[in-house]
RNA sequence: GCCCAGAUAGCUCAGUUGGUAGAGCAACGCAUUCGUAAUGCGUAGGUCCCGAGUUCGACUCUCGGUCUGGGCU
Numbered sequence: 001g002c003c004c005a006g007a008u009a010g011c012u013c014a015g016u017u018g019g020u021a022g023a024g025c026a027a028c029g030c031a032u033u034c035g036u037a038a039u040g041c042g043u044a045g046g047u048c049c050c051g052a053g054u055u056c057g058a059c060u061c062u063c064g065g066u067c068u069g070g071g072c073u
Stems, first nucleotide, its partner, number of pairs: 001072007010025004019056001027043005049065005
């Protein structure tokens, strides 16, 4: 330098014929307990890496960029 994959909640990740974003764990509250853990119920938490384009509508499609991992020379 070229090619491929990835970037979504605090963490690990889902989510595509484009239609208003979810799970598990963690956090917090309540119940239970003499108390803790465990368990049950509930709550909060996201500019979907950045910018632009297409569209009535974009995490999703197109272009450019940044970062991470892998491959080739």

Predicted 3D model of a 73-nucleotide RNA (transfer RNA) from Ilumatobacter sp. The source organism's lineage runs through Bacteria, Bacillati, Acidimicrobiia, Ilumatobacteraceae and Ilumatobacter. The same sequence occurs in records of 2 taxa. The coordinates come from a structure-prediction model, not an experiment, and the mean pLDDT is 82. Rfam family: tRNA. It is annotated as a transfer RNA. The sequence is in RNAcentral, with records from ENA.